Predicted 3D model of a 72-nucleotide RNA (transfer RNA) from Thiocapsa roseopersicina.

[in-house]
RNA sequence: GGGCGCAUAGCUCAGCGGGAGAGCACUGCCUUCACACGGCAGGGGUCGGUGGUUCGAUCCCACCUGCGCCCA
Numbered sequence: 001g002g003g004c005g006c007a008u009a010g011c012u013c014a015g016c017g018g019g020a021g022a023g024c025a026c027u028g029c030c031u032u033c034a035c036a037c038g039g040c041a042g043g044g045g046u047c048g049g050u051g052g053u054u055c056g057a058u059c060c061c062a063c064c065u066g067c068g069c070c071c072a
Base pairs, nucleotide, nucleotide: 001071002070003069004068005067006066007065010024011023012022013021018055026042027041028040029039030038048064049063050062051061052060
């Protein structure tokens, strides 16, 4: 230098055009002498950035940034 993939909650990830979600973690309550386990409820996200397409974008397109893999 060229090609490909990934970027979504604190962590690991799903979601592939119209509700942003799961598990773990965190907070409160119940339970216990206490802790743990368990049960119930809850908080937490500008979906990496900019622009474009669309009535509508986490999702499609272009570019940029970061990370990883392959080729030279």
The source organism's lineage runs through Bacteria, Pseudomonadati, Gammaproteobacteria, Chromatiaceae and Thiocapsa. The coordinates come from a structure-prediction model, not an experiment, and the mean pLDDT is 83. Rfam family: tRNA. Its family is annotated with triplet codon-amino acid adaptor activity in the Gene Ontology.